[in-house]
């Protein structure tokens, strides 16, 4: 220099072009003398950035940027 592949909630991952979701993990409350487990609730996302197609984009197309690989 070319070329596959990943970027979604702290963390791991979903998610036919049509209201972003699960688990764990924080917060509460129930239980318990307490403290753990169990059991419910509530929180938490500018989908890696900017642009395009489309009524409508995480999802499809282009470049950039960041991570793994392969090749020269």
């Nucleotide at each position: 220099c070319g070329g596959u592949c990943c970027g979604u909630a702290g963390c791991u991952c979903a998610a036919c072009g049509g209201u972003a979701g699960a688990g764990c993990a924080a917060u509460c409350g129930u239980c318990u003398u307490a403290u753990a487990c169990a059991c419910g609730a509530u929180u938490g996302g500018u989908u890696g950035u900017a642009g395009g197609u489309u009524c409508g984009a995480a999802u499809c197309c282009u470049a950039c940027c960041g991570g793994a690989c392969c090749g020269a």
A computed fold for a 72-nucleotide RNA from a Candidatus Jorgensenbacteria bacterium, annotated as transfer RNA. Model confidence (mean pLDDT): 81 of 100. It matches the Rfam family "tRNA". By type it is a transfer RNA.